[in-house]
């Protein structure tokens, strides 16, 4: 990559993916925090995890 059986199974936890582990939901779980206002606009701050670890991705500093 083709082709052919078969009709197995899940999501989600504020910015990507694997890997354990937790908690939650079955159309739901879920979409962070502060301040200002002209009412849902604007400003600002943390963080790729829920949580632990790895990779990518930005960002800052050394060195080669």
């Nucleotide at each position: 990559a083709a082709c052919g059986u078969a009709u197995u199974u899940g999501g989600c936890g504020a910015u990507g993916g694997g890997g354990u582990u937790c908690g939650c939901c079955g159309u739901a779980a879920u979409u962070a925090c502060a301040c200002c206002g002209c009412c849902u606009g604007g400003u600002g701050u943390u963080g790729a995890u829920g949580a632990c670890u790895c990779c990518u991705g930005a960002a800052u500093u050394g060195u080669g």